[in-house]
Annotation:
This is a predicted structure of a 72-nucleotide RNA (transfer RNA) from an uncultured Candidatus Peregrinibacteria bacterium. It was read from a public genome assembly. Rfam family: tRNA. Rfam's curators write: Transfer RNA (tRNA) molecules are approximately 80 nucleotides in length. Rfam classes the family as a transfer RNA. Its mean pLDDT, the model's own confidence on a scale to 100, is 81.
RNA sequence: GGCGCCAUCGUCUAGCGGUCAGGACACUGGGUUCUCAGUCCGGUAACAGGGGUUCGAUCCCCCUUGGCGCUA
Repeated sequence: GGCGCCAUCGUCUAGCGGUCAGGACACUGGGUUCUCAGUCCGGUAACAGGGGUUCGAUCCCCCUUGGCGCUA
C1' cells in the first nucleotide's frame, strides 16, 4: 500500500428501518441490620465524527478517526 472485521452508559454487552435505546456489574438514594456484608426497592448514565438514502437511521451506503487481523 491492498483487503476484511470492530466502535452503544464507567466496564461488559443486547438491539431484523418505527423500542421510553434494554440487561449485568459498578456507582448512588432508601428499606432490612446494633454495624458491616448480603438482600429488596428506586435513581444517574450511552449509539466515535461528518455527509447521503428514507416519511423515518444505533441499524443501509460513502468518507474520516481509532483498534484488531490477513496479505505484499